[in-house]
Molecule: transfer RNA
Organism: Nicotiana sylvestris
RNA sequence: GUCAUUGUAGUAUAGUGGUGAGUAUUCCCGCCUGUCACGUGGGUGACCUGGGUUUGAUCCCCAGCAAUGGCA
Numbered sequence: 001g002u003c004a005u006u007g008u009a010g011u012a013u014a015g016u017g018g019u020g021a022g023u024a025u026u027c028c029c030g031c032c033u034g035u036c037a038c039g040u041g042g043g044u045g046a047c048c049u050g051g052g053u054u055u056g057a058u059c060c061c062c063a064g065c066a067a068u069g070g071c072a
Base pairs, nucleotide, nucleotide: 001071002070003069004068005067006066007065010025011024012023013022018055027043028042029041030040031039048064049063050062051061052060
């Protein structure tokens, strides 16, 4: 330089156009315990950026940015 893939809570991830954006973990507040841990109930927190298509976009298209890999 070029091609492909990927980008979603702090972290790891699910989500094939409309259904409350879900799960685990972290963090916070309870319950439990003599205390901590474990267990258990609840809460906070996210769609990389900008455009386009569509009645409607995390999802489809284009460009950019970043990461990974292949080729040169």